RNA sequence: GAAAAGCCAUCGCGAGGAGAACUCUUCGAACCAGGUCAGGACCGGAAGGUAGCAGCCUUAAGAUCAGAUCCCCUGUGCGGUGGUUUUUCUUAUCC
Numbered sequence: 001g002a003a004a005a006g007c008c009a010u011c012g013c014g015a016g017g018a019g020a021a022c023u024c025u026u027c028g029a030a031c032c033a034g035g036u037c038a039g040g041a042c043c044g045g046a047a048g049g050u051a052g053c054a055g056c057c058u059u060a061a062g063a064u065c066a067g068a069u070c071c072c073c074u075g076u077g078c079g080g081u082g083g084u085u086u087u088u089c090u091u092a093u094c095c
Base pairs, nucleotide, nucleotide: 001089002088003087004086005085006084007083008082009081010080011079012078013077014076015074016073017072019070020069022067023066026063027062033058034057035056036055041050042049043048
């Protein structure tokens, strides 16, 4: 002087876990959500009207699928930089 390895610190990316909020998929109300209301019921001389069960549809609370974001944690992985220790090699000087 060079190389390698160990350790420490720091920066960056990733992995795993917890939380928060946003978007999205699907499901989702016997009655105390809405819409439409067969049948039937009621009012009416009639025309027609009224309320409305089941069913169907849309959804609430809630559950579920996926996406990315923020934040925290770590006996997690890799890379960059710096410090330190050890080892190896080369060169110079001295004995």
Molecule: Bacterial small signal recognition particle RNA
Organism: Bacilli bacterium